Small-subunit ribosomal RNA, central domain from Symploca sp. Ak7, 350 nucleotides, folded computationally.
Model confidence (mean pLDDT): 87 of 100.
The RNAcentral record of the full RNA draws on ENA and SILVA.
[in-house]
Context: one part of a larger RNA
RNA sequence: UUGGGCGUAAAGCGUCCGCAGGUGGCUCUUCAAGUCUGCCGUUAAAGGCCAGGGCUCAACUCUGGUUAGGCGGUGGAAACUGUAGAGCUAGAGUGCAGGAGGGGUAGAGGGAAUUCCCGGUGUAGCGGUGAAAUGCGUAGAUAUCGGGAAGAACAUCGGUGGCGAAGGCGCUCUACUGGACUGCAACUGACACUCAGGGACGAAAGCUAGGGGAGCGAAUGGGAUUAGAUACCCCAGUAGUCCUAGCUGUAAACGAUGGAUACUAGGUGUAGCUUGUAUCGACCCGAGCUGUGCCGUAGCCAACGCGUUAAGUAUCCCGCCUGGGGAGUACGCGCGCAAGCGUGAAACUC
Numbered sequence: 001u002u003g004g005g006c007g008u009a010a011a012g013c014g015u016c017c018g019c020a021g022g023u024g025g026c027u028c029u030u031c032a033a034g035u036c037u038g039c040c041g042u043u044a045a046a047g048g049c050c051a052g053g054g055c056u057c058a059a060c061u062c063u064g065g066u067u068a069g070g071c072g073g074u075g076g077a078a079a080c081u082g083u084a085g086a087g088c089u090a091g092a093g094u095g096c097a098g099g100a101g102g103g104g105u106a107g108a109g110g111g112a113a114u115u116c117c118c119g120g121u122g123u124a125g126c127g128g129u130g131a132a133a134u135g136c137g138u139a140g141a142u143a144u145c146g147g148g149a150a151g152a153a154c155a156u157c158g159g160u161g162g163c164g165a166a167g168g169c170g171c172u173c174u175a176c177u178g179g180a181c182u183g184c185a186a187c188u189g190a191c192a193c194u195c196a197g198g199g200a201c202g203a204a205a206g207c208u209a210g211g212g213g214a215g216c217g218a219a220u221g222g223g224a225u226u227a228g229a230u231a232c233c234c235c236a237g238u239a240g241u242c243c244u245a246g247c248u249g250u251a252a253a254c255g256a257u258g259g260a261u262a263c264u265a266g267g268u269g270u271a272g273c274u275u276g277u278a279u280c281g282a283c284c285c286g287a288g289c290u291g292u293g294c295c296g297u298a299g300c301c302a303a304c305g306c307g308u309u310a311a312g313u314a315u316c317c318c319g320c321c322u323g324g325g326g327a328g329u330a331c332g333c334g335c336g337c338a339a340g341c342g343u344g345a346a347a348c349u350c
Base pairs, nucleotide, nucleotide: 003322004321005320006319007304008303012318014201015200016199017198021194022193023192025088026087027086028085029084031082033081034080035077036076037075038074039073040072041071042070043069048066049065050064051063052062053061054060091191092188093187094186095184096183097182098181103177104176105175106174107173108172109171110154114150115149116148117147118146119145120144121143125136126135162169163168206247207246208245209244210243211242215241216240220236221235222234223233258317259316260315261314262313263312266295267294268293269292270291271290272289273288274287275286276285299306300305323350324349325348332343333342334341335340
């Protein structure tokens, strides 16, 4: 490289947008680049194939004949791909109507709890554990009642429920704003799919500057435990956790399963919309579309399992893998304030 692969054996970029590139719906016409085909030229010798000969055979070799395929030219065919033109509406998009939603950003408000402060009642303990001790408390703690302050998180509803591309998103209200779905079929007329490079977003931790700091709590100190205990348990507690502006760019970023399209038994839940019988209206029940679960047929799979939300059957495009260790290391380059991240070997060894 070919081939074969990528849920769990090595392997799907964390996610999306997207230029180039690759691929691309139905009908008619055009050209003839690809494609198919006739002829001509060329493709030295050697070689290949066929026949005959020479070394005792063979390998080898000699003689004769012949050719695939390639390249170029020229004539033709027009189904398919392509070019150009015209048209279509099933893909895609726009529009109108509708309801659903923890989607996003900003602002305002709320109650429970916790800690602290002030005051009242009240007295000797509280706290903590397997048991203790450190700790707090007669300078009046814990408990309890009243008042005040602060920060963070939003119980119940709450759900194999919802939304988002992913990360993720949950008290209430308001403003602005993104997407999906359902119905109608008015409009555009292939405008599509995928996407190297590129761009944007991206949990937690971490970094810079400024704020904030109730609770929790790396580090650290102390008490225990223990042979020891740089731990597990306890008492404290700094960064941090929170906000604003910027950086970082990684995760078991997981469905360990890239995206798009089409097709291929059913059963049973659930969420949204629409609709039918029916009703004053609503619920229930049935049907359709979309999403989300469970079970399961065919098929697939090494097995486990997957199974219309495929890991089934196919097509298109991208990414990635190629024995273990060395190693996600070294070196170089790029990015970063740094931490480090991206790219990414070899010797050697089994």